[in-house]
């Protein structure tokens, strides 16, 4: 960086350092000098692997990860008057291949 696949209504922040952005695209609405992004330290939460365990929606916390908001909400199509719904596309994250 590619491909296969499975999830995505749950759940979980405090301190520093820093200083203007972040939420993937666009639109929209959020959030933010009562301090965005990144870094960094202790927390912490369990989705995927792993581990206990006869099993569980159980229990552990070593990978990975994640810790506003339903993947924040719509975007493409079909149903539907409003209005919701379903299915996709993107995206995430995981485990497995190349």
């Nucleotide at each position: 960086u590619u491909c296969u696949u499975a999830u995505c209504c749950a759940g979980a922040g405090a301190g520093g350092u820093g200083g203007a952005g972040g939420g993937u695209c666009c639109g929209g609405c959020c959030c933010u000098g009562u301090g965005a992004a990144a870094c960094c330290u202790c927390g912490g939460c369990a989705a995927c692997c792993u581990g206990u365990g006869a099993a569980a929606u159980a229990c552990a916390a070593g990978g990975u990860g994640c810790u506003a908001a339903g993947u924040c909400c719509g975007g493409c199509a079909g149903a539907u008057u409003a209005u919701u719904c379903u299915g996709g596309u993107a995206g995430a994250u995981g485990a497995g291949a190349g």
This is a predicted structure of a 98-nucleotide RNA (SAM riboswitch aptamer (S box leader)) from an Anaerolineaceae bacterium. NCBI's taxonomy places the organism under Bacteria, Bacillati, Chloroflexota, Anaerolineae, Anaerolineaceae.